[in-house]
RNA sequence: UGUAUUAAAAGGCAAAUUUUGCGAAAGCAAAAUACGCAAAGUCACUGAUCUAAAGGGUUAAACGCCCUAUGAUGGCAGGACUGCCAGA
Numbered sequence: 001u002g003u004a005u006u007a008a009a010a011g012g013c014a015a016a017u018u019u020u021g022c023g024a025a026a027g028c029a030a031a032a033u034a035c036g037c038a039a040a041g042u043c044a045c046u047g048a049u050c051u052a053a054a055g056g057g058u059u060a061a062a063c064g065c066c067c068u069a070u071g072a073u074g075g076c077a078g079g080a081c082u083g084c085c086a087g088a
Base pairs, nucleotide, nucleotide: 012037013036017032018031019030020029021028022027035075041081042080043079045078046077047076048073049072050071055067056066057065058064
């Protein structure tokens, strides 16, 4: 560095739900609790998906609808960096 296996040991994280708070929303944070995860550690670079406050369009006007991330998701995928144990 690459490949196969994923057995053992020490552990780690925490889905959904509930409560509280923040946010326009998506969603985020803390506590309880575990669906699962060998990177379910960190990072929005690329793609994908979610939301649409502000902005724009439509409408006589309004509601409504449409477009649009500068918002969000790392437990959607790729990529980058880093980490524990064992064997060949």